Background: The RNA shown here (SAM riboswitch aptamer (S box leader)) has 111 nucleotides and comes from Dictyobacter kobayashii. The model forms 97% of the base pairs in the Rfam consensus.
[in-house]
Order: sequence, then structure tokens, then C1' cells
RNA sequence: CUCUCAUCAAGAGAGGUGGAGGGAAACGGCCCGAUGAAGCCCGGCAACCCGCCUGUUCCUAACAGGAAGGGUGCCAAUUCCGGCGGUCUAUGCUAUGCCGCAAGAUGAGGG
Repeated sequence: CUCUCAUCAAGAGAGGUGGAGGGAAACGGCCCGAUGAAGCCCGGCAACCCGCCUGUUCCUAACAGGAAGGGUGCCAAUUCCGGCGGUCUAUGCUAUGCCGCAAGAUGAGGG
């Protein structure tokens, strides 16, 4: 970088440091930010993978549940909103909701 699968409406500090930016990338929108951004440290959330505990069984494994030790991840706003198709309602080429796809993020495998 690419392929496959799963998940994405929940959750997470009024700490330290740091100083202007930030919301993954481009563009647009809309927001957050000196009542202090990013980054770093600490803290926390979650439970995808490994390992662990309990139970069941077609018991060196599968499934269900649990705790959170290790590896990631995450900690404003639905993946902040935007694309394409279908559909409900109101209808004027429009708006809202829903479904699917695309795109993206994260994890686990493969190339």
C1' cells in the first nucleotide's frame, strides 16, 4: 500500500506541561479554542486481539458470561455535516426521516 471480516446514535478529568491552533486528508459548511487549541505526561473509557477466571457441550476446542494483566484503539458535536441510489411524508427542480452503497476510522487476519 492492498484484500477479507467485524464495529462505528453509548462511554471516557473543571489534572500537569505547553503555547495557537484544532475538528484524519482536499474543498465547502458548521463548530471548538487565551474561561486557553495541537503535542507530551498523568488520568479515564471501552473490550477488538493475546492471556486469565466461570459455566455448558459434539471437552488439548467451540460457545456464553466475567474481570481488566498485556497489545492496540478511543476520550466536543452520529464517522460534526456534506457523495450515489431507493423509499415515506409534505411538495416546485426542494426539505425531513428511513434503508442500501460509496468514502473514512479502528481492530483482527491475509498478500